C1' cells in the first nucleotide's frame, strides 16, 4: 500500500459436538480483511462467582510485541 500479481483467511446464518456460561471445534457459507498469521502484555467489553488482590472468554474491539507475501507510486 497500487484499478497490480500469486496466494491466503473466513463474518452472519445453518448442521453436529464441547462448555454452567461467555465462547470454542468441525462442516457448510462469504460479510469483509494488507497481516482477519501468532501472542492475553496494557485498555475495553463479555461470562462465572455473594465477593475478591479470583477464574475464564474475546487477537474479526483498540494499542503493543513478533513472524510473513508482492514490489508500482
Nucleotide at each position: 500500500g497500487a484499478u497490480a500479481a500469486u496466494a491466503g483467511c473466513a463474518a452472519a446464518g445453518c448442521c453436529a459436538g464441547a462448555g454452567c456460561a461467555a465462547u470454542c471445534u468441525g462442516g457448510u457459507g462469504a460479510c469483509g480483511c494488507a497481516a482477519a498469521g501468532c501472542c492475553a502484555c496494557g485498555g475495553g467489553u463479555c461470562c462465572a462467582g455473594g465477593g475478591a488482590u479470583u477464574g475464564g472468554a474475546u487477537a474479526g474491539c483498540c494499542g503493543g510485541g513478533u513472524u510473513g507475501c508482492c514490489g508500482a507510486a
The RNA shown here (c-di-GMP-I riboswitch aptamer) has 73 nucleotides and comes from a soil metagenome. Model confidence (mean pLDDT): 89 of 100. RNAcentral holds the sequence, with entries from MGnify.